SAM riboswitch aptamer (S box leader) from Pelotomaculum terephthalicicum JT, 109 nucleotides, folded computationally. NCBI's taxonomy places the organism under Bacteria, Clostridia, Eubacteriales, Pelotomaculum, Pelotomaculum terephthalicicum. Of the family's consensus pairs, 94% are formed in the model.
[in-house]
RNA sequence: UUCUUAUCGAGAGAAGGGGAGGGCAGGACCCGAGGAACCUUCGGCAACCUUCAAGCCUUUGCGUUUGAGAUGGUGCCAAUUUCCGCCGGACGCACCGGGAAGAUGAGAA
Numbered sequence: 001u002u003c004u005u006a007u008c009g010a011g012a013g014a015a016g017g018g019g020a021g022g023g024c025a026g027g028a029c030c031c032g033a034g035g036a037a038c039c040u041u042c043g044g045c046a047a048c049c050u051u052c053a054a055g056c057c058u059u060u061g062c063g064u065u066u067g068a069g070a071u072g073g074u075g076c077c078a079a080u081u082u083c084c085g086c087c088g089g090a091c092g093c094a095c096c097g098g099g100a101a102g103a104u105g106a107g108a109a
Base pairs, nucleotide, nucleotide: 001109002108003107004106005105006104007103008102013042014041015040016039017038021031022030023029026084027083028082043077044076045075048073049072051068052067053066054065055064056063057061081101086098087097088096089095
């Protein structure tokens, strides 16, 4: 980088350094000198992998469901993935469903 698959309306920030951007493009709307990106330290959230227990079965399998935990591997800690863009429906606009794209985990090449 590509492919497969699951999830994406919840949750969780302080200090020091830094010094004007950030929310991956565009539009909208926001965040930011009461300090953006980024770096460091410490803290936290969550439960994908992982760990434990119980259940289920004409695949007895590192299968699957439920519950518990948080030592370890990731991830994350403004706003639904901030919203929209494409399709369908509704509709004096507001809304709903789906898709695309993206993010993250696990597996594969």

It was read from a public genome assembly, where an Rfam model found it.